The RNA shown here (small-subunit ribosomal RNA) has 1438 nucleotides and comes from an uncultured bacterium. Its Rfam family is "Bacterial small subunit ribosomal RNA". The prediction has a mean pLDDT of 83.
[in-house]
RNA sequence: GAUGAACGCUGGCGGCGUGCCUAAUACAUGCAAGUCGAGCGAGAAAUCGAGAAUCGAAUCUUCGGAAGAGAUUGUUGAUGGAAAGCGGCGGACGGGUGAGUAACGCGUAGGCAACCUGCCCCUUACAGAGGGAUAGCCAUCGGAAACGGUGAUUAAUACCUCAUAACGUUAAGACAACACAUGUUGACUUAACCAAAGAUUUAUCGGUGAGGGAUGGGCCUGCGUCUGAUUAACUAGUUGGUGAGGUAACGGCUCACCAAGGUGACGAUCAGUAGCCGACCUGAGAGGGUGAACGGCCACAUUGGAACUGAGACACGGUCCAAACUUCUACGGAAGGCAGCAGUAGGGAAUCUUGCACAAUGGGCGAAAGCCUGAUGCAGCAACGCCGCGUGAAGGAGGAAGGCCUUCGGGUCGUAAACUUCUGUUCUUAGGGAAGAAACAAAUGACGGUACCUAAGGAGGAAGCCCCGGCUAACUACGUGCCAGCAGCCGCGGUAAUACGUAGGGGGCAAGCGUUAUCCGGAAUUAUUGGGCGUAAAGCGUGCGUAGGUGGUAAUCUAAGCGCCAGGUUUAAACUAACGGCUCAACCGUUAAUUGCCUAGCGAACUGGAUUACUUGAGUGCUGGAGGGGAAAGCGGAAUUCCUAGUGUAGCGGUGAAAUGCGUAGAUAUUAGGAGGAACACCGGCGGCGAAGGCGGCUUUCUGGACAGCAACUGACACUGAGGCACGAAAGCGUGGGUAGCAAACAGGAUUAGAUACCCUGGUAGUCCACGCCGUAAACGAUGAGCACUAGGUGUCGGGGUCGAUAGACUUCGGUGCCGCAGUUAACGCAUUAAGUGCUCCGCCUGGGGAGUACGGUCGCAAGACUAAAACUCAAAGGAAUUGACGGGGACCCGCACAAGCAGCGGAGCAUGUGGUUUAAUUCGAAGCAACGCGAAGAACCUUACCAGAACUUGACAUCCCUCUGACAGGCAGGUAAUGCUGUCCUUCUUCGGACAGAGGAGACAGGUGGUGCAUGGUUGUCGUCAGCUCGUGUCGUGAGAUGUUGGGUUAAGUCCCGCAACGAGCGCAACCCUUGUUGUCAGUUACUAACAUUAAGUUGAGGACUCUGGCGAGACUGCCGAGGUUAACUCGGAGGAAGGUGGGGAUGACGUCAAAUCAUCAUGCCCCUUAUGUUCUGGGCUACACACGUGCUACAAUGGCCGGUACAGAGAGAAGCAAACUCGCGAGGGGGAGCAAAACAUAAAAACCGGUCCCAGUUCGGACUGCAGGCUGAAACUCGCCUGCACGAAGUUGGAGUUGCUAGUAAUCGCAGAUCAGAAUGCUGCGGUGAAUGCGUUCCCGGGUCUUGUACACACCGCCCGUCACACCAUGGAAGUUGGGGGUGCCCGAAGUUGGACAAGAACAGUUUACCUAAGGCAAAUCCAAUGACUGGGGUG
Repeated sequence: GAUGAACGCUGGCGGCGUGCCUAAUACAUGCAAGUCGAGCGAGAAAUCGAGAAUCGAAUCUUCGGAAGAGAUUGUUGAUGGAAAGCGGCGGACGGGUGAGUAACGCGUAGGCAACCUGCCCCUUACAGAGGGAUAGCCAUCGGAAACGGUGAUUAAUACCUCAUAACGUUAAGACAACACAUGUUGACUUAACCAAAGAUUUAUCGGUGAGGGAUGGGCCUGCGUCUGAUUAACUAGUUGGUGAGGUAACGGCUCACCAAGGUGACGAUCAGUAGCCGACCUGAGAGGGUGAACGGCCACAUUGGAACUGAGACACGGUCCAAACUUCUACGGAAGGCAGCAGUAGGGAAUCUUGCACAAUGGGCGAAAGCCUGAUGCAGCAACGCCGCGUGAAGGAGGAAGGCCUUCGGGUCGUAAACUUCUGUUCUUAGGGAAGAAACAAAUGACGGUACCUAAGGAGGAAGCCCCGGCUAACUACGUGCCAGCAGCCGCGGUAAUACGUAGGGGGCAAGCGUUAUCCGGAAUUAUUGGGCGUAAAGCGUGCGUAGGUGGUAAUCUAAGCGCCAGGUUUAAACUAACGGCUCAACCGUUAAUUGCCUAGCGAACUGGAUUACUUGAGUGCUGGAGGGGAAAGCGGAAUUCCUAGUGUAGCGGUGAAAUGCGUAGAUAUUAGGAGGAACACCGGCGGCGAAGGCGGCUUUCUGGACAGCAACUGACACUGAGGCACGAAAGCGUGGGUAGCAAACAGGAUUAGAUACCCUGGUAGUCCACGCCGUAAACGAUGAGCACUAGGUGUCGGGGUCGAUAGACUUCGGUGCCGCAGUUAACGCAUUAAGUGCUCCGCCUGGGGAGUACGGUCGCAAGACUAAAACUCAAAGGAAUUGACGGGGACCCGCACAAGCAGCGGAGCAUGUGGUUUAAUUCGAAGCAACGCGAAGAACCUUACCAGAACUUGACAUCCCUCUGACAGGCAGGUAAUGCUGUCCUUCUUCGGACAGAGGAGACAGGUGGUGCAUGGUUGUCGUCAGCUCGUGUCGUGAGAUGUUGGGUUAAGUCCCGCAACGAGCGCAACCCUUGUUGUCAGUUACUAACAUUAAGUUGAGGACUCUGGCGAGACUGCCGAGGUUAACUCGGAGGAAGGUGGGGAUGACGUCAAAUCAUCAUGCCCCUUAUGUUCUGGGCUACACACGUGCUACAAUGGCCGGUACAGAGAGAAGCAAACUCGCGAGGGGGAGCAAAACAUAAAAACCGGUCCCAGUUCGGACUGCAGGCUGAAACUCGCCUGCACGAAGUUGGAGUUGCUAGUAAUCGCAGAUCAGAAUGCUGCGGUGAAUGCGUUCCCGGGUCUUGUACACACCGCCCGUCACACCAUGGAAGUUGGGGGUGCCCGAAGUUGGACAAGAACAGUUUACCUAAGGCAAAUCCAAUGACUGGGGUG
């Protein structure tokens, strides 16, 4: 884009079309084929006339009757013409359907010298005479009916006989012309044979023979016409001939005989599917798909068979038979065929009215009028499709109300509405009103009072559907919370969903819009146009060669292909173009154009064909050299093993280490001799040969191929190659040999969690030979063969030529490598040995899995090989390259990373944190490194978030409003566990507006250490103070990206230098900052004191020298020298210097990683609580304790403990503070209070040093635990603080596996201070005192950096991922079988019927009977397809 569509939601009008795609299922009812009386006989109803019988009104009446309208019945004549019948024509058209059919069925082009043709047209010639029946009707009989029998009678344009007859037919003869093979045509002669119908009433119609035409058919042929080879062979009337029969006609169409043919890889046969075409849909086209409607052909009419009639049928609304089904039945028999139009049931996702009319067009009959016509024309139903129209137009901002959103300002729906002014297509009503109508003057319209026109009315009755994550135009809110759901693909949804649902808004289309289904396109994704095959799927393992395809140079002929021109055909419609008609369009009309096939003519370049010639392709010949080419036979030495003998002694062997194994019965080792099998070191080489597999000692024989040279010969003999044939590693198989070594299986030993492995010791098939199979490999260059062309350079093997004739140079042919340009390639790469540019031929591919599997077939002894699917399942699988990450990959480098050392931890006791457990609660967080003396720089109450209990509810805290009060607070008392509560005392300011405070009230709100650190900000940890991380421009690459940033050096460093398609730049590094080490200068108090004075004392005067303090400076920069290095950077050494190569320390932390930590510091979105998850109070808990871990302290002692004596710091803090002297206490501490808001006062040192003692012990070590007595802080020390004294005196004697810190003023050791703090450090943060050892070095462990390599990883190795097993589901293979169906074959039976025969049957027809054929049916053996099957095999998904 399209549809004969269906479904969902919705639905105003008109025009034109279309409407059972399924059950060729079954059908109630009505209609769809009749007509002709001008072919014939007979003739109902009805009407009229006549007369007959019966009844009989009005009227008259003598009541007896008269009269006779009218009615009824029957008779007869006329009119009339129903129904039935004979006869003619038509029921073979029209209408339906697509079951069958893969076929001369259809399409197209031809042929019939092998044919027919009613009605119609033309020409010609005729129509004489006769005859007997029959239906109907009548009578009668049988039957339920359908229908039938018998008898009598009757007509014809029904039927029959005779006559006439050729330009007819048949037979025979002879002639002419023509042709296309049999032949055809035309005259001629002779013989035989054949016809007819009348009707009406004057005009015709009809009949018969013959010839011609037209129309319609029949038959034959070329070409075209789906899929399957897992269908490869098929065929007996089969193929042909002769003869006969049959037909309208040819023909094995049928039959008799004869021959053995015919079809097929150019796909026969078989199986499946299917009506074919014009056309329709799509597409640029070529193609692909379809075959509804309309048109042509075919086939069919419940299923199967058959013929009759006829011009035409083997006949939709005819006949006969069989079968199934349905209906009627009196059970004996009958009837039926909607795939005609309507309609019904059923099936189905699904497809209409039991309508009107013959007015038109057409058909049948008829002389005609006319009759018939579900053909047809119309109407109805259905948005089923196409086309057109409308649902209003213009103005209208307070941008209304309302909805939605909101940053609360506003925005948006939105000129949209309201409102004003109009219009009238549609709509309603009324009036008018066609064409279609042609003939033939008239009459005649179903549609239809329709289309159309006019008037009036009135915006009144008329909009929905889908979508809004990307593709793809269109976004927000709420709800939901991997649920519900969406989804065409990717995918969305796990609490902030533009993706689900709803709403608002928006986008698209519009009387429709979406969905589903199907087809084409995009898809160059089956590639003719127009693809590929080194690595993505794809070159057969290799050759030889058949068919086929393709094929060198020149000439002549031909004209099949090819080209040009012309003719025929290509129904109509359609498509395309132009023009025209319905108001436009859809729709309709007219004209034009149009690729195929056939025919005639012309042309000859190319292809083909024929003939002739050529030599360059190909081959032959001669000469020559190279070679692990092949086959057979023989020979050789080295080595292994074994055997024999000697020497010799305790081990050998083997491994990472071992063991099994061998060995004192003498191994291994060694010497000599012997046996046997297999393989051939060195040479040996990306060297050689071969088609590939493959081929390696030497010699001989046989033999294939390639190469070079010469140019004698042939003269296109060539290339490729479906099938076919041959060769074809290793393993394997069969038979027979052989077996030294090696070695599947197997055994043992190890390794290991296991080890059916890797390693070791043994060891059988096998490996070897002969013959025969197998036929596969990563059979690889993952690259089919051949020919030609397209820069080079450099090796190497074989041969030739020229020069030089040594080495060599140049050149040429053939082979084999590497590098490389153009070109090519997705890239990698290939590149005269192409994967470049062309030609020829073959093979192969078409997403992954299922699967190279199943089934079938062929081959094989088997193993198995070859050929080769589907269901189902996934949205990928794959290639090349890129950046990372990773590696029990590589190279280089660094770090207390290892190593070298020192001190520890891990063992004990205690402290502290954590886990676990417990509990009413033991609040919460932190979790490898990077949680665990962490948040916490300090839990008795408070803190406090937890628990129990008791209270409050606008609240403990903030803002706003109203009323009242003048206080509130505080003190005291009562009461309570305590807050709350009650009483009492005391008690505002003012400019009078009020302010402030309290109480009460209402609601907005407060409040939350409630949740989410995976919604966040901020802050922090970590890799890591590691040296990295990037950008601009340029260049390279299709691109991701690369380059720079890599390389050579060097550094602590991406630090610097050199080189370089890069040149620069940024964040990091370094430096700038602080501190410390030296020094100058300035300043000199509270610090200092050399000189002077003074004192007990730098105490005081004084000084500004020193120390010190703190401002400003100097100093260090590889600056200098030497060596190395690239004349570099830099490194090493040296000088000077307080300090030397960053002097030491600190602060400083790139891009980023870990959804790292923190919602409990703080802030904050969303959610949650609101008489409670908020607030207050008392008490308890965070301090529990079988246990486990981390971090510390104290020790285990003599480098020590204890006692006594005596020294020396730095950095701090100090007023609710530090606190001296003095004093009391054994002591903690108390009293006391000088001094000090500090270089001033106080806090205030220890180890060390000197002297003494202890003497190696669980001790004069160690101090836990416990008792008693005290001290301090604080409302308060029980749970639960710290300290002191006395007493008690536990474990512990240096710590397993393992593990931590540290490279110098460091480790170790010693004390001091501070923050927090009422009190409470073994923690933390700082400070100084004393003060080491070791570092060979980078193999290894850990972490990190750079380059490189591999990768199937990218959530990135804590990755990815394989198989079994268990469970669930799905499709599928096998399976003893079972069931159903299809086609053919054989046999039996054999209806109707044609044809033939026979007959005791017969004028004819009929009758009886029979033969062949034959539908349905039955039996049988095979075959194919499908379903199902206990059990079983693998596969897929979760």